[in-house]
RNA sequence: GUUCGACAAAGGCAAACCCGGCGAAAGCCGGCGACGCAAAGCCAUGGGUCUAAAGACAAGCUCGUCUACGAUUGCCAGGCUGCCGAA
Repeated sequence: GUUCGACAAAGGCAAACCCGGCGAAAGCCGGCGACGCAAAGCCAUGGGUCUAAAGACAAGCUCGUCUACGAUUGCCAGGCUGCCGAA
């Protein structure tokens, strides 16, 4: 240095619920809080999943179908970067 990941050390992040806000929604931001995480750090590049405002089609009295330019990195893969150093 590259792999690898300890009943090591120093730390880090923060699920769900709840509160406030943004958003059409999915969801996101902040606070509380810890389910967990060796990248649960960053990137929406590929796949998956979620939503459907706008749009298209259909219907005609309350709605339906399709669709991402939206979202998800704590779904998977890939790329970039990082702490420590047992086996």
Model confidence (mean pLDDT): 87 of 100. A computed fold for an 87-nucleotide RNA from an Anaerolineae bacterium, annotated as c-di-GMP-I riboswitch aptamer. The organism belongs to Anaerolineae, within Bacteria. The sequence was found by an Rfam model in a public genome assembly.